[in-house]
Molecule: SAM riboswitch aptamer (S box leader)
Organism: Bacteroidota bacterium
RNA sequence: GAUUUAUAAAGAAGAGGUGAGAGACAGGCUCUGUGACCCUCUGGCAACCAACUUUAAGUUCUUAAUUGAAUUGGAAAAUCGGUGCCAAAUCCUGAUUCGUCAGAAGGCGAAGAAUAUAAAUU
Numbered sequence: 001g002a003u004u005u006a007u008a009a010a011g012a013a014g015a016g017g018u019g020a021g022a023g024a025c026a027g028g029c030u031c032u033g034u035g036a037c038c039c040u041c042u043g044g045c046a047a048c049c050a051a052c053u054u055u056a057a058g059u060u061c062u063u064a065a066u067u068g069a070a071u072u073g074g075a076a077a078a079u080c081g082g083u084g085c086c087a088a089a090u091c092c093u094g095a096u097u098c099g100u101c102a103g104a105a106g107g108c109g110a111a112g113a114a115u116a117u118a119a120a121u122u
Base pairs, nucleotide, nucleotide: 001122002121003120004119005118006117007116008115013042014041015040016039017038021031022030023029025094026093027092028091043086044085045084048082049081051079053076054075055074057072058071059070060069061068090114096111097110098109099108100107101106
């Protein structure tokens, strides 16, 4: 880099450094010398992976026996680890398709595309 799956209206900022653009892309809109973006430190959020605990349930095996074991996904908790995240709904809209409302322009809803992150494979 590519593919697959899952998630994306919740949540979480201070200090120091640097000094001009930043928010992926296009349009819009917004942030920014009252210092953004980025980097470092500290703190935090979350619960994808890993590990652990509790709870009730399904499946399979087992037993005289809800006796014992394995496994699956759900809920709760949140720590020593691997990531991620901490302006704005992924900031909003974005090929195309379907439904619906409308005389039309267009609106609304769903799918989808794009993007980001995780996990697995390559």